[in-house]
RNA sequence: GCGCCCUUAGCUCAGCUGGAUAGAGCGUCUGACUACGAAUCAGAAGGUCGCAGGUUCGAAUCCUGCAGGGCGCACCA
Numbered sequence: 001g002c003g004c005c006c007u008u009a010g011c012u013c014a015g016c017u018g019g020a021u022a023g024a025g026c027g028u029c030u031g032a033c034u035a036c037g038a039a040u041c042a043g044a045a046g047g048u049c050g051c052a053g054g055u056u057c058g059a060a061u062c063c064u065g066c067a068g069g070g071c072g073c074a075c076c077a
Base pairs, nucleotide, nucleotide: 001073002072003071004070005069006068007067010026011025012024013023019057028044029043030042031041032040050066051065052064053063054062
């Protein structure tokens, strides 16, 4: 340099053929339970869906550019 893939909550990941309020587990916080803690149970908080632009009535999802990361190939006088 060329090609392919990934980026969604603090972490690990779902999210169907584009459809209305974006979810789960773990973690965190609060409460219950307990002599206390752990475990368990109930509830809550937590998201510019990497960034910018475009298409569309409607975008996490489609298109373009950029950024970060991974893999392969090439180059390495």